The prediction has a mean pLDDT of 86. A computed fold for an 84-nucleotide RNA from Alicyclobacillus contaminans DSM 17975, annotated as c-di-GMP-I riboswitch aptamer. It matches the Rfam family "c-di-GMP-I riboswitch aptamer". Its family is annotated with cyclic-di-GMP binding in the Gene Ontology. It was read from a public genome assembly, where an Rfam model found it.
[in-house]
RNA sequence: ACAUGAACAGGGCAAACCAGUGGAAACGCUGGGACGCAAAGCCACGGGUCUAAGGGUAAAACCUAUGAUCGCCGGGUUGCCACG
Numbered sequence: 001a002c003a004u005g006a007a008c009a010g011g012g013c014a015a016a017c018c019a020g021u022g023g024a025a026a027c028g029c030u031g032g033g034a035c036g037c038a039a040a041g042c043c044a045c046g047g048g049u050c051u052a053a054g055g056g057u058a059a060a061a062c063c064u065a066u067g068a069u070c071g072c073c074g075g076g077u078u079g080c081c082a083c084g
Base pairs, nucleotide, nucleotide: 004082005081012037013036017032018031019030020029021028022027035071041077042076043075045074046073047072048069049068050067054064055063056062
């Protein structure tokens, strides 16, 4: 340095839910709270999934992302430790 792993050590993050708040919604943010996570750090690049304001439709219960999800998967990128 790379691979591998969570053994040791130091730790880190924070699901559901609750309160407040932004949003048309999905969902996000803040505080509480821990289901879990060796990248559950970051990136919407590819796929999947969610929502449908606006638009389409004779009409809509239908269609549609420019919206969202990285704790859905893949990919990119950065990082702590080192029994082996």